[in-house]
The RNA shown here (THF (Tetrahydrofolate) riboswitch aptamer) has 102 nucleotides and comes from a pig gut metagenome.

RNA sequence: CAGAGUAGAAAGCUAUGCGUGAAGUGUCAGCGGGACGGGGAGUUGCCGGCUGAACGAAAGAUUUCAUAAUGAAAUUUGCGGUAUAGCUUUCGCAUCCCGCUG
Numbered sequence: 001c002a003g004a005g006u007a008g009a010a011a012g013c014u015a016u017g018c019g020u021g022a023a024g025u026g027u028c029a030g031c032g033g034g035a036c037g038g039g040g041a042g043u044u045g046c047c048g049g050c051u052g053a054a055c056g057a058a059a060g061a062u063u064u065c066a067u068a069a070u071g072a073a074a075u076u077u078g079c080g081g082u083a084u085a086g087c088u089u090u091c092g093c094a095u096c097c098c099g100c101u102g
Base pairs, nucleotide, nucleotide: 001102002101003100008091009090010089011088012087013086014085015084016083017082018080019079020078027053028052029051030050031049033047034046038098039097040096041095059077060076061075062074063073064072065071066070
């Protein structure tokens, strides 16, 4: 001088669920916690938890049962900035010091 390597993040696909009587997701505020290449330090960055607030969505079909109107259940096609797992692709130590390979 050059390079490698993590946790993790995003998108797509598949499977199994949840919701569709609106939870979840996303936004804001407060409290508190955690993680961040092999070692050390570590933020105003990142990720969960709790509480509160505002906003806010897509239903349809078939079958069965009961019924005065109608209601219930099951299956299925959708829908949701939905959850988990797997696969693929892309990105990737905030930063500082040391280490590793050439």
Record summary: Rfam family: THF (Tetrahydrofolate) riboswitch aptamer. Rfam describes the family as follows. Tetrahydrofolate (THF) riboswitch was first reported for Ames et al. as an RNA motif in 5' untranslated (5'-UTR)regions of folate transport and biosynthesis genes in Firmicutes genomes.